[in-house]
Source information
The RNA shown here (transfer RNA) has 72 nucleotides and comes from Imasa heleensis. Rfam family: tRNA. NCBI's taxonomy places the organism under Eukaryota, Malawimonadea, Malawimonadida, Imasidae, Imasa.
Parts: sequence; structure tokens; C1' cells
RNA sequence: GCCGAAUUAGCUUAAUGGUAGAGCAAUUGUUUUGUAAGCAAUAGGUUAUUGGUUCAAGUCCGAUAUUCGGCA
Repeated sequence: GCCGAAUUAGCUUAAUGGUAGAGCAAUUGUUUUGUAAGCAAUAGGUUAUUGGUUCAAGUCCGAUAUUCGGCA
């Protein structure tokens, strides 16, 4: 330099164009003499940035950024 993939909660990730979920972690409560485990609940997302298509975009189409891989 060229080609490809990935980017969503603190971490790992899911989501046929139609209300963004889960597990772990966190907080609170319950249980216990106490801790852990268990149980219940709560909070936590400008879906990397920016533009376009669409009644409607995490999803489709561009550009940019970052990371990883391949070729030279």
C1' cells in the first nucleotide's frame, strides 16, 4: 500500500427493518449467630463518530476513527 473482519451496559455477548435483552459484576432487601452461597428487586446503553435511505435503522448504504487478521 491492497483486501477482509470487528466496534452494543463495567466485562463477555444477543437482537427477521417495528418497545435494545441476557449472563457475570454492582447496589438494596431477604435468609444466617456471622460470612459465603441461595432467593427477590433495582440501577446501569447518546448501539465507536458522522451523513444518507426509510413511516420507522443496532440492523441497509457511504465516509471517518480504532483494533485484529491476510497478502505484498